[in-house]
Context: one part of a larger RNA
Molecule: large-subunit ribosomal RNA, domain I
Organism: Bacteroidota bacterium
RNA sequence: GGUGUACGGGGGAUGCCUCGGCAUUUGAAGGCGAUGAAGGACGUGGCAAGCUGCGAAAAGCUUCGGGUAGAUGCAAGCAAUCUAAGAUCCGAAGAUAUCCGAAUGGGGCAACCCAAUAAUCGAAAGAGGCGAACCUGGGGAACUGAAACAUCUAAGUACCCAGAGGAAGAGAAAACAAUAGUGAUUCCCUGAGUAGUGGCGAGCGAAAGGGGAUUAGCCCAAACCGUAUUGGUUAAGGCCAAUGCGGGGUUGUAGGACCACACCGCACGAAGCGAACACGAAGACCGUUGGAAAGCGGCACCACAGAGGGUGAUAGUCCCGUAGAGGUAAGCAAGCACCGUGGGAUCCUGAGUAGGGCGGGACCGGAGAAAUCCCGUUUGAAUCUGGCAGCACCAUCUGCCAAGGCUAAAUACUCUCAAAUGACCGAUAGUGAACAAGUACCGUGAGGGAAAGGUGAAAAGUACCCUGCAUAAGGGAGUGAAAUAGAACCUGAAACCGUACAUCU
Numbered sequence: 001g002g003u004g005u006a007c008g009g010g011g012g013a014u015g016c017c018u019c020g021g022c023a024u025u026u027g028a029a030g031g032c033g034a035u036g037a038a039g040g041a042c043g044u045g046g047c048a049a050g051c052u053g054c055g056a057a058a059a060g061c062u063u064c065g066g067g068u069a070g071a072u073g074c075a076a077g078c079a080a081u082c083u084a085a086g087a088u089c090c091g092a093a094g095a096u097a098u099c100c101g102a103a104u105g106g107g108g109c110a111a112c113c114c115a116a117u118a119a120u121c122g123a124a125a126g127a128g129g130c131g132a133a134c135c136u137g138g139g140g141a142a143c144u145g146a147a148a149c150a151u152c153u154a155a156g157u158a159c160c161c162a163g164a165g166g167a168a169g170a171g172a173a174a175a176c177a178a179u180a181g182u183g184a185u186u187c188c189c190u191g192a193g194u195a196g197u198g199g200c201g202a203g204c205g206a207a208a209g210g211g212g213a214u215u216a217g218c219c220c221a222a223a224c225c226g227u228a229u230u231g232g233u234u235a236a237g238g239c240c241a242a243u244g245c246g247g248g249g250u251u252g253u254a255g256g257a258c259c260a261c262a263c264c265g266c267a268c269g270a271a272g273c274g275a276a277c278a279c280g281a282a283g284a285c286c287g288u289u290g291g292a293a294a295g296c297g298g299c300a301c302c303a304c305a306g307a308g309g310g311u312g313a314u315a316g317u318c319c320c321g322u323a324g325a326g327g328u329a330a331g332c333a334a335g336c337a338c339c340g341u342g343g344g345a346u347c348c349u350g351a352g353u354a355g356g357g358c359g360g361g362a363c364c365g366g367a368g369a370a371a372u373c374c375c376g377u378u379u380g381a382a383u384c385u386g387g388c389a390g391c392a393c394c395a396u397c398u399g400c401c402a403a404g405g406c407u408a409a410a411u412a413c414u415c416u417c418a419a420a421u422g423a424c425c426g427a428u429a430g431u432g433a434a435c436a437a438g439u440a441c442c443g444u445g446a447g448g449g450a451a452a453g454g455u456g457a458a459a460a461g462u463a464c465c466c467u468g469c470a471u472a473a474g475g476g477a478g479u480g481a482a483a484u485a486g487a488a489c490c491u492g493a494a495a496c497c498g499u500a501c502a503u504c505u
Base pairs, nucleotide, nucleotide: 001504002503003502004501005500006499007498008497009496015490016454017453020425021424022422023421024420025419026418027417028416029414030413031130032129039100040099041098042055043054044053046078047077050074051073061094062093063092064091065090066089070082071081072080105114106113107112120127121126134165135163136162137161138160139159145152149199175182176181186213187212188211189210190209196204197203217406218405219404220350224247225246226245227244228243229242230241231240232239233238252384254349255348256347257346258343259342260341261340272332273331277326279324283299285298286297287296288295300317301316302306308320309319310318355379356378357377358376359375360374361373362372365391386401387400388399389398390397441448442447461489464476465475466474467473
């Protein structure tokens, strides 16, 4: 020096565990904010660095309700206190709530300075800012694909901006359809990768119809009547115009005004849901192993409860619960409804609109034979004997009534709350984060971003003695089932490092 055996050191794999995550389902909620938000700064405890709570009334104050023996957060210590005159704790409603922040008296290098009742917009009501996704609108890429690349694609995506709601948007046919019919919108399945479109390349890509989900329909403008104000006009009564308000009226089998006739009303429901909470069956059974029984053996019992968790190992009957059946505060929960017939002379039925030209855009449709819809520009109708559409255009036929508006449900989403579930993870996994985690740390900054869980059933956390400079470390003693469970603490693999013995050279 090698090898082997034994025993250690070192290290923290593995196993077991879980206070944390991940995903989904059902229900709730879907906002907060000038009554000052979200988010912060600084304070606040007897001792107080961090986290949490709170705000100079500062781990808290008041009232009401619940609840019952302990309590003064994480957090174990000492001290000092509170509490059956009901504390701590739980729920509801209030009070207080420094400074910054939309930040709003002015300024400012946020949490400060200077001032003194004072921001801005708006007629007022009010607005402003924040918030995860979902939604509507205004703007709007490129990489990429086309095996290059320009039309095209990616894609109206990403991103930016504005705005709204618990949903948003759409919505009661100037719609589809096709000789038969349907009857607002939205969403799903299908139709269908079809019809189409396309350097007919890459690709893009409907609709009707059928089957479902859910269902709900309405209001103005105008004609006409009345009224008020202003203006005009007349000798006067009055008339005319504009504007406001009230009645009337709302459609395509045209409807309404107008004229004539007819008509002119009435009913309930309110129980329930809803916080903390509370009731809730049956073994303290005998024996046995053990540190400990819930294990094993025996004998019982309950069950609308044998979900789950805890208890010194595996408990239906020990504890919390579970099935079931209760309970109330704030608050929520509900308000209306309606109308005809006839007449057909007159009047009304949304105008710089529809449509056309030119230029763009949206549709499955890339300008094409190109309908339909929207915008810019330039033009520009008809008025019910009217108008639009049915994919150029024309005729016939059919459907519908634009140029005003509102509308629940079925649908989308989840920052958040509650309950539940998992052939989801189990500490290099699962969130970045099971721990003082968006912390420590890095960066001028935008930003980047960790590591780190486990004594034991219970601290019973080793009194006392000894070695030692020692508050280091260790040896006894003691606790404990166990101390090779001693806090560098469950298990304790490998690398690596030793000690003893054996053996080889």